[in-house]
RNA sequence: CUCGAAAAUGGCAAACCUGUCGAAAGGCAGGGACGCAAAGCCAUAGGGUCUAAAGCAUUACCUCAAUGCGAUGACAGCCUGGCCGCCGAAA
Repeated sequence: CUCGAAAAUGGCAAACCUGUCGAAAGGCAGGGACGCAAAGCCAUAGGGUCUAAAGCAUUACCUCAAUGCGAUGACAGCCUGGCCGCCGAAA
């Protein structure tokens, strides 16, 4: 360095619930643990997924609307990649 133990010390926290922000996806805080050896960070590295506000189109329409398109929004607990990092059995 690779690697990752029926090891040790610690860490994080899915679903769900509550509060809050947001149009939504989702974020944050508290509770809670399904899991995680990077489930630490990067979405301005690539792919992927989710949402659909502004805007555009169609239909309807003096008002109210529906549908489609739409990322500049979101996800690092989807994959690859980058950065940083605790511990040390076996190999």

This is a predicted structure of a 91-nucleotide RNA (c-di-GMP-I-GGC riboswitch aptamer) from a Bacillota bacterium.
The model forms 100% of the base pairs in the Rfam consensus.
Its mean pLDDT, the model's own confidence on a scale to 100, is 88.